[in-house]
Context: one part of a larger RNA
Molecule: large-subunit ribosomal RNA, domain IV
Organism: Pseudoceramium tenerrimum
RNA sequence: AUCAUAAUUAAGGAACUAGGCAAAUUAUUUCUGUAAGUUCGCAAAAAAGAAAUCCAUUUUUGGUACAAAAAUUAAAAGUAACGACUGUUUAACAAAAACUUAGGACUCUGCAAAUUUGAAAUAUGAUGUAUAGGGUCUGAAACCUGCCCGGUGCUUAAUAACGAAAUACUAAAUUAAAUGAUUUAGUUACAAGUUUAAGUAAACGGCGGUUCUAACUAUAAGAAUCCUUAGGUAGCGAAAUUCCUUGACGGGUAAAUUCCGUCCUGCAUGAAUGGUUCAACGAUUGCUUUACUGUCUCAAUUAUGAAUUCA
Numbered sequence: 001a002u003c004a005u006a007a008u009u010a011a012g013g014a015a016c017u018a019g020g021c022a023a024a025u026u027a028u029u030u031c032u033g034u035a036a037g038u039u040c041g042c043a044a045a046a047a048a049g050a051a052a053u054c055c056a057u058u059u060u061u062g063g064u065a066c067a068a069a070a071a072u073u074a075a076a077a078g079u080a081a082c083g084a085c086u087g088u089u090u091a092a093c094a095a096a097a098a099c100u101u102a103g104g105a106c107u108c109u110g111c112a113a114a115u116u117u118g119a120a121a122u123a124u125g126a127u128g129u130a131u132a133g134g135g136u137c138u139g140a141a142a143c144c145u146g147c148c149c150g151g152u153g154c155u156u157a158a159u160a161a162c163g164a165a166a167u168a169c170u171a172a173a174u175u176a177a178a179u180g181a182u183u184u185a186g187u188u189a190c191a192a193g194u195u196u197a198a199g200u201a202a203a204c205g206g207c208g209g210u211u212c213u214a215a216c217u218a219u220a221a222g223a224a225u226c227c228u229u230a231g232g233u234a235g236c237g238a239a240a241u242u243c244c245u246u247g248a249c250g251g252g253u254a255a256a257u258u259c260c261g262u263c264c265u266g267c268a269u270g271a272a273u274g275g276u277u278c279a280a281c282g283a284u285u286g287c288u289u290u291a292c293u294g295u296c297u298c299a300a301u302u303a304u305g306a307a308u309u310c311a
Base pairs, nucleotide, nucleotide: 002306003305004304005303006302007301008300009299011297012296015295020292028052029051030050031049032048037042039140054063055062056061075290076289077288078287079286080285081284082282083281087099088098103138104137105136106135107134108133109132116123142276143275144274146207147206148205151204152203153200154199155198156197157196160195161194162193168187169186170185171184172183173182174181175180208226209225210224211223212222235269236266247263248262249261250260251259
């Protein structure tokens, strides 16, 4: 000189860094006081402020002290994204925005139920009975959930079309005979299935282009035309979706590819593959502020241990 674990630090106080990671701050009791928002429950221990702590005592005063010692023990506020919430998860790199959830919808199922198990008997569903049970999707609440059935799927339908091999029976013919064999026809026989038609999107899914036009310019309420089963409605929008892009404008900073608000030119938003908003909640994610600090400017010292060197 180095490392580990602890402790302290002038002035500054996030200048560190991908990022306040780590550390520091806060912390108990009593009293006062408490915002926006809101589903009126909450938010809330909000925030913020003050006092107390030991001893004695008539229980509300006095004394010492101006925090005696320790233990336990939240740092706080704002804003946006996602998910409503509590819960669950990759035992040993992921705890989350993933899964679940209550709530919503569709669909199958009339009970010897559907579904599931098995070759079968059985079993399950259920000692239940459609306010029940199975499957699929969505995911509290609030406001809503537009158009398309041409394709694929599913459901339904007829004296519609196509669609049958074997077996058995009947009839006829052939065979010298046979209760046999062969051939033809009919019945068994309106099979399933396919076609056709209709319905169905909280089924799988889908939801256009070109040209022109208003008395400055610009824009296009409007017009024309082609195509389509139908041409994206409400809403939201450079978004966890925006390539061009660090879009433009505003806010915040001395200065910001981040962040917040607005715009809409949506490469390639959009309605249960749910759309929009949202109080509460979150070891979730982005951004900002106060406090605080050895994270840093810039390093120093101390204790213990390791390692090292010398004997």